[in-house]
RNA sequence: GCCCCCAUCGUCUAGCGGUCCAGGACGUCGCCCUUUCAAGGCGGUAGCACGGGUUCGAACCCCGUUGGGGGCACCA
Numbered sequence: 001g002c003c004c005c006c007a008u009c010g011u012c013u014a015g016c017g018g019u020c021c022a023g024g025a026c027g028u029c030g031c032c033c034u035u036u037c038a039a040g041g042c043g044g045u046a047g048c049a050c051g052g053g054u055u056c057g058a059a060c061c062c063c064g065u066u067g068g069g070g071g072c073a074c075c076a
Stems, first nucleotide, its partner, number of pairs: 001072007010026004018056001027045006049065005
């Protein structure tokens, strides 16, 4: 330098054009329960890496950027 893959709540993860102003688990906060704690129940919390494009409609498709991983080439 070229090619391929990946990026979603604090963490792990679902998602495959309309069901998503994005679901689940753990965490965390509040309340209930309990003599107390744990467990349990109910409710809240917080996310699509960034910029463009296509489309009536994009987390999802395309291009570029950034970051991470892998392969190839170069190595006089």
The RNA shown here (transfer RNA) has 76 nucleotides and comes from Geodermatophilus pulveris. It was read from a public genome assembly. It matches the Rfam family "tRNA". The family's RNA type in Rfam is transfer RNA. NCBI's taxonomy places the organism under Bacteria, Bacillati, Geodermatophilales, Geodermatophilaceae, Geodermatophilus.